[in-house]
RNA sequence: GGUGUCGACCGGGCAGCCGCUCGCGCCUUCGGGCGUGGGAGGAAAGUCCGGACUCCACAGGGCAGAGUGGCCGCUAACGGCGGCCCGCCGCGAGGCGGGGAAAGUGCAACAGAGAGCAGACCGCCCGGCGACGGCUCGCCGGCGCCGGGUAAGGGUGAAACGGUGAGGUAAGAGCUCACCAGAUCCGCCGGUGACGGCGGAUGCUUUGUAAACCCCACUCGAGAGCAAGACCGAAUAGAGGGGCGGGCUGCCCGUCCGAUGCCCCCGGGUCAGGGUCGCUCGAGCCGUCGGGUAACCGGCGGCCCAGAUGAAUGGCUGCCACCGCACGGUCGGUUCGGCUCGUGCGGGACAGAAUCCGGCUUACAGGUCGGCCCGGCAC
Repeated sequence: GGUGUCGACCGGGCAGCCGCUCGCGCCUUCGGGCGUGGGAGGAAAGUCCGGACUCCACAGGGCAGAGUGGCCGCUAACGGCGGCCCGCCGCGAGGCGGGGAAAGUGCAACAGAGAGCAGACCGCCCGGCGACGGCUCGCCGGCGCCGGGUAAGGGUGAAACGGUGAGGUAAGAGCUCACCAGAUCCGCCGGUGACGGCGGAUGCUUUGUAAACCCCACUCGAGAGCAAGACCGAAUAGAGGGGCGGGCUGCCCGUCCGAUGCCCCCGGGUCAGGGUCGCUCGAGCCGUCGGGUAACCGGCGGCCCAGAUGAAUGGCUGCCACCGCACGGUCGGUUCGGCUCGUGCGGGACAGAAUCCGGCUUACAGGUCGGCCCGGCAC
C1' cells in the first nucleotide's frame, strides 16, 4: 500500500448588495426609523422509550391490565449507557443474542410409516399355514399369505429420543459394561454477582416454539398534555328548549364534592381565532484539575447560545476551496496509466426548531482523522 473491522468528526469559506425576526439603546409626526448584538440540526425527523413542568379536589383496598427480563454499576429516569458473564457466528479485529419449554395447555406447513408418554414403509428376526425345490427321508432352503418382535441399518424431514466399541440376544435396544459428550443433584474452592474450576453420585439422555397462552421476579395513575395551564380583556339577552350526577379518567368497594352545577341545541351580541405570561439560564456549553477500567461524578474558572405563531433564521452576485467530465500540457510508456499543472462545462446530500431535556431508531452527496485485524494479498 491492499483488504477488513470499530470509533470520533466535518457537512463548504470569505466579501458585497437586498431582505426577515428577537433583545438592548436612542429618536419619533406613535405609523415607525436608526444603531448594535443574537438567529436551526447531526439528525431540528419518526414520535418509539424515559423524565422535568402543568392540570386533573383527595386517602385506602381488591380484580382484570401494560411494560421490562443474564449480572453488577451509571443516571432525574429509561426499553438507554458502561463493564463483565454465558451461548452462537467469524482465521481475526469484531458482530449477534439473553428469565422459565423438567408446572400445565396449544401449535409444528411440505415430505414421511411415524412429529412428541413417537413410529414398523423397506430391512432384520421368530412363529403358523400354503404350494414348490433339494435330500443321506431326519430335515433344509427360498417364495407367498397371516400373526408377532425389533428403533441397530436404509429412506423422509428444519427436527426422528446421545456417540464409538464390546457383551448380550431369535434379531435388537443404556438391556448391561468401558470410554467420550451432555443433564440433574451434592460437596469444596474462586468471584459482590451472573458464573467459572475441581471432585463425587445417578444410565438421567429431556425436540422446537413464550414477538402462542402461561409461570416467576420487578416496575407502573394503568389520565391528559404548553392547543398543558394562569391572567387581562370588548360586547351582550336569555327565568329559551333538551339531557345528566361527577371524580387520579378500565371495573368493583370505599370516600369526597354536588343543582346558584355540568353538557348539547337554539337565539342574541362582540368581531376578539385578541393580548400578556408560561418561553427558554438549562440534569446548560467550553476549558481545566481530581476520582472511577468505563458509563459517569465532583471542584475551580469562563460564557449566554433562536424564541417565531398566515410561524423569522433567506435571496442574488463575485472570488476561493472540493467533486465529476472533456480538452491541453507533462511523465512513464505506446490496448493504456499517473499528476500539489492549465482551460472550459457541470455539481453540492438528508433535512429544517415550535415547552424543555436524556436516549433509541431511521435518512444522508461528499470528505477528514484515529485504534485494531488479516497476510498461502503485493512490494